[in-house]
RNA sequence: GGCUUCAACAGCCCCGUGGGUCGGGCCUGGAUCGGAACUUCCGGACAGGCAGUGGAUCCGCUGGAGCC
Numbered sequence: 001g002g003c004u005u006c007a008a009c010a011g012c013c014c015c016g017u018g019g020g021u022c023g024g025g026c027c028u029g030g031a032u033c034g035g036a037a038c039u040u041c042c043g044g045a046c047a048g049g050c051a052g053u054g055g056a057u058c059c060g061c062u063g064g065a066g067c068c
Base pairs, nucleotide, nucleotide: 001068002067003066004065005064006063007062013054014052016061017060018059019058020057021056022055023053025050026049027048028047029046033043034042035041036040
């Protein structure tokens, strides 16, 4: 240097760390959008935002172990 594998540290357990991709959650707005209805309710493409997103996956990095 390459490859494989692991996470002790943690305010129960799980969770090393930075950043992507797909999907999910919550909040706000919401169509010369739709439905009911009679000025209120429901749904809502799409847009923006939030985050220990306990879903998947990729590329780095930290610290161990093993192999070459």
Model confidence (mean pLDDT): 84 of 100.
Predicted 3D model of a 68-nucleotide RNA (nadA riboswitch) from a Terriglobales bacterium.
Its Rfam family is "nadA riboswitch". For this family Rfam cites "Structure and ligand binding of the ADP-binding domain of the NAD(+) riboswitch" (Huang et al., RNA, 2020). The family's RNA type in Rfam is small RNA.
It was read from a public genome assembly, where an Rfam model found it.
Of the family's consensus pairs, 96% are formed in the model.
The source organism's lineage runs through Bacteria, Pseudomonadati, Acidobacteriota, Terriglobia and Terriglobales.